Record summary: The part of an RNA shown here (small-subunit ribosomal RNA, 3' major domain) has 484 nucleotides and comes from an uncultured organism. Its mean pLDDT, the model's own confidence on a scale to 100, is 82.
[in-house]
Context: one part of a larger RNA
Parts: sequence; C1' cells; structure tokens
RNA sequence: UGACGGGGGCUCACACAAGCGGUGGAGCAUGUGGAUUAAUUCGAAGCAACGCGAAGAACCCUACCUGGGUUUGACAUGUACGGAUGCCCUUCCCGAAAGGGGAGUAAGUUGCCUUCGGGUGAAACGUACACAGGUGCUGCAUGGCUGUCGUCAGCUCGUGCUGUGAAGUGACGGGUUAAGUCCCUUAACGAGCGAAACCCUUGUCGCUAGUUGCCAGCGGGUUAUGCCGGGAACUCUAGCGAGACUGCCGGCGUUAAGCCGGAGGAAGGUGGGGACGACGUCAAGUCAUCAUGGCCUUUAUGCCCAGGGUGUCACACGUGCUACAAUGGAACGUACAGAGCGACGCCAAGCCGCGAGGUGUAGCAAAUCGCAGAAAGCGUUCCUCAGUUCGGAUUGGAGUCUGCAACCCGACCCCAUGAAGUCGGAAUCGCUAGUAAUCGCGUAUCAGCCAUGACGCGGUGAAUGUGUUCCUGAGCCUUGUACA
Repeated sequence: UGACGGGGGCUCACACAAGCGGUGGAGCAUGUGGAUUAAUUCGAAGCAACGCGAAGAACCCUACCUGGGUUUGACAUGUACGGAUGCCCUUCCCGAAAGGGGAGUAAGUUGCCUUCGGGUGAAACGUACACAGGUGCUGCAUGGCUGUCGUCAGCUCGUGCUGUGAAGUGACGGGUUAAGUCCCUUAACGAGCGAAACCCUUGUCGCUAGUUGCCAGCGGGUUAUGCCGGGAACUCUAGCGAGACUGCCGGCGUUAAGCCGGAGGAAGGUGGGGACGACGUCAAGUCAUCAUGGCCUUUAUGCCCAGGGUGUCACACGUGCUACAAUGGAACGUACAGAGCGACGCCAAGCCGCGAGGUGUAGCAAAUCGCAGAAAGCGUUCCUCAGUUCGGAUUGGAGUCUGCAACCCGACCCCAUGAAGUCGGAAUCGCUAGUAAUCGCGUAUCAGCCAUGACGCGGUGAAUGUGUUCCUGAGCCUUGUACA
C1' cells in the first nucleotide's frame, strides 16, 4: 500500500421488511447430469453452466457410428509432360448411392497467327510433383468478441508540497447529491478516463405538407360504406421548431451547494424508456463463428456416399407450459389495439368439406391489396361444487398438409378414450406503476415443424413500502492483523 475480520461508524440496492404473484407436489415441453449405446458429436459448470452456443437435428446441417468408396484430392496457386484429347448431349452394364467401366455422334462451345495444310497456346482434361485439407490438441501461447462485479462511483495523471524510502497529499474534513454531483474549508493547484450532458424513442403545442391516410361544413349517390364532387378544419403521417431551467414564490440552510412546500404547466426537480459499461477482477468463456503461434495427422484425424445416431430411459436437477376450477367452464350475440410481414410471397370474395384443408383466382413490391377473426371485455342462457359440462395426459381409429421421403423422428384436424391433479414439505424466485398480475397479436429462423422458447407489440390493470434491527451484495472513512 492492499486484502481479510462471526471489528466500528456513515450510506445505498426488491437486500430485508410491507405486499402481490409464483417455483418446490401433478401431467407434459425443453435443457442438463447419470445410465445405456455401434454412435447416443462437441462445447457451457456456483452467482455469471443447465428453453445456454441452437433465430428451426426427418435427408441436408453433422462435426458422431456402421458400411461402401476415394488419394494432388470437394477447394487454391505454381512447375513439368501429354495429346486436341475437353465440355455439352444420347445410351448400356455393375451399384443403396457415391462411384467405377463401356459405346455413340448430328448440332452447339474455345483465343491468337495462318499459305486454310497447320502452328501456338488461354481455358478445360489427364499424369507426376510442390502442396491442399483437418469442427484434430492447446482459450494456461494469442487476436477479436462476450459474461461478471456494475450504470457500482469509482480509477488515474502533471506540477507542487511532505517523507531517508515504499509512499502520502490532491480524492481527507463539514454539508449535499442518483453520482469523486456540487458547495465550503484546505499544501495543494489543475487535468484526464468514468457520472451527467450531447443521440434515439415516448408524453404537450405550433409551423410546413395533404396521398394511398382524414371527413367538420356544402352538394350528389347507395340497402350500406369517404363511395363520388370537393375540403385542408380534425385525426393521422413525417420533417422542422417551441417547451423544463430549481426559471418564479415561501420556508429551511453558512450569504453556499442544495432540501421541503406551492404556483403556473401536457410534463417538475434525472418527466418515462433505451443506446451508452471507467482502471481493472475472475490464467472467467470461446482454437467449433472467424483469425492465428506451436504441436499432431497426410491411401487419413482429409474427401464423397447410403443408412443410423444427436429424439434411448430405472432415475436426479434446472427452466417453462397446462391445470387442479364458479372472480370458473360452455353456447350464442357483440365492441375496441399496436407493432410487424408479404413476389420462389401475402392470398380476398365465391364454392366444397364437421374440420385440418381443397378449389378458385381478384387485388397488392403495399398508409391503397392481403396476412387479420384480436383476446381478455360486455350482454343473454346453461352448468351448482362433483374428480364434475373441471382437467386434458395417454391410447385406438379415420384424415389433411409440407416435403424426393414423415418407420426410427413432423405439425395439424375429426371421432372415441378420458390418466395424474382438490393449491403443493423443507426451501426458494420475481416485481415499487402503466410496474406486478392477466389477455391476446406479430416477427426472425423456416419447405414443414416438435415454439409452451426467444425478441417485440399493444389491451385490462392492482397491492404495499416513506422503515434500515436483521439476511445478501456494494461504496466511503476508520481500526486490528503472525496474510501478500
């Protein structure tokens, strides 16, 4: 100087408390361990691995296994040699395919020189050699990227001063803040990286602009609809600007920084949300995104193919979904979003089918057309507390669609079947407001989909706390130490 303490002081955080909803019990989905296996490819391991890499495992992906093949190679560059052999097309045999072997020739394809005989040689092909290749090892050789402490308030430097020196001071102290934020004092005076601000979005108003969006007033028209003439008010769209600064008032405070209350205001003291992550820590993670040193391999640890596996299942754990019901279930009627996506696409109306879907083609590179019915909600009726009109697992049967192909191993639909489950032990998680809870919608990946996942979007919409004794983590000051 740090680190540590079941030392002290101050402070903060859904850390506890207060409250709401869960997990742990059930069934299923998914990941992991273990076991199994020819293989069940590999990585991730307390928080910070375990719906993680994977934003799509039937084939492919694929790295694994079994079997069949191949050796200048699936791919790159170069050298030497070969001969116009090549490519394309048709066809036969072996084969699961990959591949191997053979036959044919009309047309097409190839630069330059040319005496049109040919020569040369680019490209291609074959042979040989340099080499290619490796998801083989080492993340403890690395770059890059990422997680975590932590959006915590810290981490440093120049000059000066103090100390023999390591070092200290500044950064301590008194206030204050979300903040090393600001103020005051001061052997310190300043500065940098962080904090804040600048950026995006959302909340209010104005101006500009009105199409594909809008329709108040005027006119026309319809069973009906901005449908038409028209309008530029309103909504909205998308560009520019205004607006919030403790600016104003009162109190407190050291006359300060600031704190409390109030006015005005759409918004008030950082308005809400996001992007943004200091010096560093964990030899944290990744050699399997990529790149890369070293090592290993070279008729194989490379490459091609078929089939299988990554989907197994006594069991254990994590993360979720659906429930156990009446604040509910069912039937009928009826209302209101936002954000997205669409040409190898989204697919309307109509018709067929109980339905998945089929048919059909209109429209639309989309504020125009389509996906698209939002759902919870509201109204009426039934069910009356039951393993039930709760719950939907499992299984049998009949189908639809995608795709070369749904046996291993897809999703969906219909009929039948109707399991466990009556609110969950010890323990444990999230959340402070448009949040939790609850309800549906969209997108990426994608032929299809094992999505209950992930990332977004809006609808309805709470309770509690104004405390810091305790648990956990963190910051500052201080103290002890036989630790570095």